Predicted 3D model of a 336-nucleotide RNA (Bacterial RNase P class A) from a Campylobacterota bacterium. Its mean pLDDT, the model's own confidence on a scale to 100, is 76. Of the family's consensus pairs, 95% are formed in the model.
[in-house]
RNA sequence: AAGGUGCGACAGGUAGUUGCUGGCGGCGUGAGCCGCGAGAGGAAAGUCCGGGCUACAGUGAGACAGGACUCCAUCUAACGGAUGGCCAGAGUAAUCUGAGGGCAAGUGCAACAGAGAGUAUGAAAACCUCCCUUCGGGGGCGGUAAAAGGUGAAAGGGUGGGGUAAGAGCCCACCGGUGCUUUUGGCAACAAAGGCAGCCAGGUAAACCCUGUCCGUAGCAAGAAGCAUAUGGUAUAAGUCUCACAUUUUCAUGCUUCGCUCGAGCUCUAUGGUGACAUAGGGCCUAGAUAAAUAACUACCCACGACAGAACCCGGCUUAUCGUCGCGCCUUGCUU
Numbered sequence: 001a002a003g004g005u006g007c008g009a010c011a012g013g014u015a016g017u018u019g020c021u022g023g024c025g026g027c028g029u030g031a032g033c034c035g036c037g038a039g040a041g042g043a044a045a046g047u048c049c050g051g052g053c054u055a056c057a058g059u060g061a062g063a064c065a066g067g068a069c070u071c072c073a074u075c076u077a078a079c080g081g082a083u084g085g086c087c088a089g090a091g092u093a094a095u096c097u098g099a100g101g102g103c104a105a106g107u108g109c110a111a112c113a114g115a116g117a118g119u120a121u122g123a124a125a126a127c128c129u130c131c132c133u134u135c136g137g138g139g140g141c142g143g144u145a146a147a148a149g150g151u152g153a154a155a156g157g158g159u160g161g162g163g164u165a166a167g168a169g170c171c172c173a174c175c176g177g178u179g180c181u182u183u184u185g186g187c188a189a190c191a192a193a194g195g196c197a198g199c200c201a202g203g204u205a206a207a208c209c210c211u212g213u214c215c216g217u218a219g220c221a222a223g224a225a226g227c228a229u230a231u232g233g234u235a236u237a238a239g240u241c242u243c244a245c246a247u248u249u250u251c252a253u254g255c256u257u258c259g260c261u262c263g264a265g266c267u268c269u270a271u272g273g274u275g276a277c278a279u280a281g282g283g284c285c286u287a288g289a290u291a292a293a294u295a296a297c298u299a300c301c302c303a304c305g306a307c308a309g310a311a312c313c314c315g316g317c318u319u320a321u322c323g324u325c326g327c328g329c330c331u332u333g334c335u336u
Stems, first nucleotide, its partner, number of pairs: 001332010012301007020039002023036005041307001045318002048316005053219004058245005066215004071085005086100001087098004101210002106208002108204002126144003130140003157175006176200002178197008223258005230253004237249003265284008
C1' cells in the first nucleotide's frame, strides 16, 4: 500500500423567527396567560420467541393430545436467546456455518440406468456332484461363484498371503470401521496412546419414529371504578382446555376516569470472571398521545442525509438500510 475478516459508535449539525403536546409552579370567576424543563428508533418494523403485569382461580382429576427444543458447560426473570468450548464442514488464514443425540427398535424412501440398490447380484471366467456322449475342457440340470470392466450419487471394507475342486474373512498378518475396555489430560462434550473381539450390520431422521427436557387458557381492545338505562339476553343463565364438587352475581353494547410510565431502567468506577455477566459504591430521570403532539421558514457548515414514526412495559430473534469514523486480527507486495 492492496485485499479480506471481526467488533463498536453516529443517524445531518449550529443559530434565529413563528408554531404544536404533556409535566411542574404561579395568576385568573372562566376562556386562558406567564415561567421552568422535556418531547419517536437502531431497528420504533415483523408479531416470531421469552417474560413482567391483569383476569379466570377455590379444590380434585384428566387430556398424554398438541407444540417446542435436542453435543458440553456457564449466564439470565426466562427463552427456541447469549457466552465460551468440543466435533464436523468451508477457507492459505483471520474467520464463518451447523434444525450437532439415535438407522444394531420398527416402518418407509432412493427417478433413470444397470444383472442386481441391503441378509441384493448376471455370466460361454473357472470348478464340482449327477446324466448323456461322436470320448474332443462336447452337451444338459443343479450348486459354488472372485477379480477386472460396465451402469449409477452410491454395488456389501482394503493390501498381501494361506487354503480350496475352483473361490469367498473361510483362515492369518497389517490397515480401516464398529463394539467393549484401560491409562493420561479436561468439570464435561471430547482428545491422545493402548488392549480384546472377524463383529464387518451401505445412504437417508428440517423422512415417519425413538431418547431426554419444557409448556394451564386468554390477553392492555387484559382489567378496575363510576355514570347512563335505549336495546338484547337473563338463574334450566353466565363465569377463560374438559369433567366433578364448591362458590359468585346481573351480562353485553355507550360515555368518563384509572390502568399509563421509576423500570429485571440508563450511566461511571472498582473487584471477580477468557467471556456473556455478577457484586459493591457514585451519578441521572429521558414521550404518555387517544383520530392521534415535535412542524414551517431563513442563513451557514458538512460526510449532502438511506431504511424509516412510540400507543402497557422489558429481554431477544428476524427483516430493511445512504454513508462516515474508530479499534483488533489475517494474507500478499514493497521499503528500512